Transfer RNA from an Actinomycetota bacterium, 73 nucleotides, folded computationally. Lineage of the source: Bacteria > Bacillati > Actinomycetota.
RNA sequence: GGCGGGGUAGCUCAGUGGUUAGAGCGAAGGAUUCAUAACCCUUAGGCCGUGGGUUCAAGUCCCACUCCCGCCA
Numbered sequence: 001g002g003c004g005g006g007g008u009a010g011c012u013c014a015g016u017g018g019u020u021a022g023a024g025c026g027a028a029g030g031a032u033u034c035a036u037a038a039c040c041c042u043u044a045g046g047c048c049g050u051g052g053g054u055u056c057a058a059g060u061c062c063c064a065c066u067c068c069c070g071c072c073a
Base pairs, nucleotide, nucleotide: 001072002071003070004069005068006067007066010025011024012023013022018056027043028042029041030040049065050064051063052062053061
C1' cells in the first nucleotide's frame, strides 16, 4: 500500500430503518447475616469512533476520515 472484519455503558458484547438503545460482569444503595462473602431487590452509568449524505424517520443504509485486528504484497 491492497483486501476483509470491527469501534455501542467502566469491561466483554447484543441490537429487522420505526415508541424512550439493551444484556452479563463491574459500581453505588438496600435487604439478609452476629459479621463478611454469595444469593436477592433497586439505582446510576451512553456524543452509538469523527464529519457529511439519503430518508418523514439512521446505532442500522451510503461516502470520506480516523483508530484497532486479521490476510496479502